[in-house]
Molecule: transfer RNA
Organism: Candidatus Woesearchaeota archaeon CG10_big_fil_rev_8_21_14_0_10_32_9
RNA sequence: GGGACCUUAGCUCAGACUGGGAGAGCGCCACGCUGAAGACGUGGAAGUCCUGGGUUCAAAUCCCGGAGGUCCCA
Numbered sequence: 001g002g003g004a005c006c007u008u009a010g011c012u013c014a015g016a017c018u019g020g021g022a023g024a025g026c027g028c029c030a031c032g033c034u035g036a037a038g039a040c041g042u043g044g045a046a047g048u049c050c051u052g053g054g055u056u057c058a059a060a061u062c063c064c065g066g067a068g069g070u071c072c073c074a
Base pairs, nucleotide, nucleotide: 001073002072003071004070005069006068007067010026011025012024013023020057028044029043030042031041032040050066051065052064053063054062
């Protein structure tokens, strides 16, 4: 220098191909249960969907630029 893939909750990741409700598990908080804690049950909080722009009635999702990471080639 060229290419592929990845970036979504505190963590690990779905969702993207096929545009329309942002989600799961773990963790965290409260309550129940317990002598207490764990386990279990119920409820809850937590997101600029890496960033800028474009397309569209509508973008996490499509297109372009940028940033960071992993790998391959040179």